This is a predicted structure of a 113-nucleotide RNA (SAM riboswitch aptamer (S box leader)) from a soil metagenome.
The coordinates come from a structure-prediction model, not an experiment, and the mean pLDDT is 77.
The RNAcentral record of the sequence draws on MGnify.

[in-house]
RNA sequence: CUUAUCAAGAGUCAGGGGAGGAAUCUGGUCCGACGAUCCUGCAGCAACCAUCACUUACAGAACGUAAGUGGAAAGGUGCCACAUCCAGCAAGCUAUGUAGCUUGGAAGAUGAG
Numbered sequence: 001c002u003u004a005u006c007a008a009g010a011g012u013c014a015g016g017g018g019a020g021g022a023a024u025c026u027g028g029u030c031c032g033a034c035g036a037u038c039c040u041g042c043a044g045c046a047a048c049c050a051u052c053a054c055u056u057a058c059a060g061a062a063c064g065u066a067a068g069u070g071g072a073a074a075g076g077u078g079c080c081a082c083a084u085c086c087a088g089c090a091a092g093c094u095a096u097g098u099a100g101c102u103u104g105g106a107a108g109a110u111g112a113g
Stems, first nucleotide, its partner, number of pairs: 001113006011042001013041004020031003025088004044079002048076002051071008084107001089104006
C1' cells in the first nucleotide's frame, strides 16, 4: 500500500508493580489506591492463515484453481469491561433551536497478501 472483518464470545484466578487508563487531539462518558492500565503464569474465547472432509463451477490423466458448507483450538497469529465508548467530517430523515436517528467517510485494531 491492497484486501476482509470490527453487532457475537471469553478471568470475582495467582504473582509482580504502583498511578493513571479507555490508540492519538478536543469535548463528553466511563474504569482506577476495594490497586486499574501494564508485565508474567495459568485458565478461557474465536476459524483470519494453515489443516481435514464435502458440495458447486472451471480444468481435467492426475495434481489443481475459485466460491461455499461443516469439523478441528494440536500449528502461525489474535483477542478476553460496557466497547472500535460516543461525537468531531459529509449526506439524508425527524423534531425544532438545538438535539435525535440512519448511511457513508476519516482515523484506528486484527488477519492475509

The model forms 97% of the base pairs in the Rfam consensus.